[in-house]
The RNA shown here (c-di-GMP-I-GGC riboswitch aptamer) has 79 nucleotides and comes from a Bacillota bacterium. The sequence was found by an Rfam model in a public genome assembly.
RNA sequence: UACGAUAAAGGCAAACCAGUUGAAAAGCUGGGACGCAAAGCUAAAGGGCCUAGAAAAUAAAGGCAGCCAGCUACCGAAA
Numbered sequence: 001u002a003c004g005a006u007a008a009a010g011g012c013a014a015a016c017c018a019g020u021u022g023a024a025a026a027g028c029u030g031g032g033a034c035g036c037a038a039a040g041c042u043a044a045a046g047g048g049c050c051u052a053g054a055a056a057a058u059a060a061a062g063g064c065a066g067c068c069a070g071c072u073a074c075c076g077a078a079a
Base pairs, nucleotide, nucleotide: 003076004075011036012035016031017030018029019028020027021026034066040071041070042069046068047067048064049063050062051061
């Protein structure tokens, strides 16, 4: 560098429920665990996906990192 144990120490928390913000997608707090070896960070200057409130049209505005990607990182059996 790469890889990922029925290892050790620890970590995160899907659906759903309650409260709260928002038009929505979705966010936050608490409960709760489906899972996760990056489920840590990054959302104009990689790709992708989601959201139309207001006469109409528009994804240009907003959101998703638990889709891929980029960056960084704990531990150390086997190969």